Predicted 3D model of a 73-nucleotide RNA (transfer RNA) from Actinomadura rupiterrae.
The sequence was found in a public genome assembly.

[in-house]
């Protein structure tokens, strides 16, 4: 230079055929315990890497970028 793969919540990860984005641990309040872990409940927490384009509607399609990892030259 080409060509593949991946980018989603503090972290590791899901997300069928396009139709209001999840799950585990971490975090936060209760409960429980003299207390603390652990256990139980509940809450928080995300412009779906970024610009655009298709659509009535896009994490999903389609393009350009950027980044990480891997072949090839």
């Nucleotide at each position: 230079g080409g060509g593949g793969c991946u980018g989603u919540a503090g972290c590791g990860c899901a997300g069928u055929u396009g139709g209001u984005a999840g799950c585990g641990c971490a975090g936060c309040g209760a409960g429980c315990u003299u207390a603390c872990a652990c256990c139980u409940c509940g809450c928080a927490g995300g412009u779906c890497g970024u610009c655009g384009g298709u659509u009535c509607g896009a994490g999903c399609c389609c393009g350009g970028c950027c980044a990480g990892c891997c072949c090839c030259a």

Description
Rfam family: tRNA. By type it is a transfer RNA. Its mean pLDDT, the model's own confidence on a scale to 100, is 84.